[in-house]
RNA sequence: GGGUCGUUAGUUCAGCGGUAGAACGCUUUCCUGAUAAGAAAGAGGCGAAUGGUCCGACUCCAUUACGACCCA
Numbered sequence: 001g002g003g004u005c006g007u008u009a010g011u012u013c014a015g016c017g018g019u020a021g022a023a024c025g026c027u028u029u030c031c032u033g034a035u036a037a038g039a040a041a042g043a044g045g046c047g048a049a050u051g052g053u054c055c056g057a058c059u060c061c062a063u064u065a066c067g068a069c070c071c072a
Base pairs, nucleotide, nucleotide: 001071002070003069004068005067006066007065010024011023012022013021018055026042027041028040029039030038048064049063050062051061052060
């Protein structure tokens, strides 16, 4: 220099263009003599950035940034 893939909750990851979810973690309550385990409820996302297409974009397109890998 060329190419491929990835970027979504604190972490690990889902998510055929139609209001964004799970597990673990966190908070509160219940349970217990007290923990752990268990039960119930809850908080937490301007979806890497900027433009574009569309009635509507996490999803499609372009560019950029960061990371991983392949080729040279």
Transfer RNA from a Candidatus Levyibacteriota bacterium, 72 nucleotides, folded computationally. Its Rfam family is "tRNA". RNAcentral holds the sequence, with entries from ENA. Taxonomically the source falls in Candidatus Levyibacteriota (Bacteria, Bacteria candidate phyla).